[in-house]
Description:
Predicted 3D model of a 163-nucleotide RNA (Lysine riboswitch aptamer) from a chicken gut metagenome. The sequence is in RNAcentral, with records from MGnify. Its mean pLDDT, the model's own confidence on a scale to 100, is 82.

RNA sequence: GGUAGAGGCGCGGGGCUUAUCAGUAGCAUAUAUCAGACAGCACGGGUCGUUUAUUGUGUGUGAAAGGGAGCUUUGCCGAAGUGUAAAUUGGAAGUGCGCUUAUUUACGCUGGGCAUACCGCUAAUAACGGUAUGACUGUCAUCAGAUAUGAUGGGGAGCUAUC
Numbered sequence: 001g002g003u004a005g006a007g008g009c010g011c012g013g014g015g016c017u018u019a020u021c022a023g024u025a026g027c028a029u030a031u032a033u034c035a036g037a038c039a040g041c042a043c044g045g046g047u048c049g050u051u052u053a054u055u056g057u058g059u060g061u062g063a064a065a066g067g068g069a070g071c072u073u074u075g076c077c078g079a080a081g082u083g084u085a086a087a088u089u090g091g092a093a094g095u096g097c098g099c100u101u102a103u104u105u106a107c108g109c110u111g112g113g114c115a116u117a118c119c120g121c122u123a124a125u126a127a128c129g130g131u132a133u134g135a136c137u138g139u140c141a142u143c144a145g146a147u148a149u150g151a152u153g154g155g156g157a158g159c160u161a162u163c
Stems, first nucleotide, its partner, number of pairs: 001163005008077001010076009026061007036048003040097004080110009090100002111137002114134007139154006
């Protein structure tokens, strides 16, 4: 250097079904009030609006997406996730700023799942992400031991087997 493997509620992707989202958004209508309203902010332009828009309330009707669960299928064991920077890109429409989605590259962090607390995100006390703590587990090194195993320490560009 090549090949093949191991950790286990192991890590990702797709499909189907389903609860939640939510009696919410939207639509229709009645009524009240009012001159403005138009997807984060500003500018510009345009459209709609005294035939009452926008907004509040009542009545009727009434979703969807993301995320979850189950089943199934598939790719895998830096699986994957995440931080920073750069480039490209979507988020009604012109410009600027901001926020955010997706992809790629470079550098960095995390062995793995679980529980708890805090923070973020979210409709949410769910899920997800981050940080910290805790025991558990896997692996290697050193020491002790007849062995089982125990103690300490390390990390995945690692570990085991093989050529």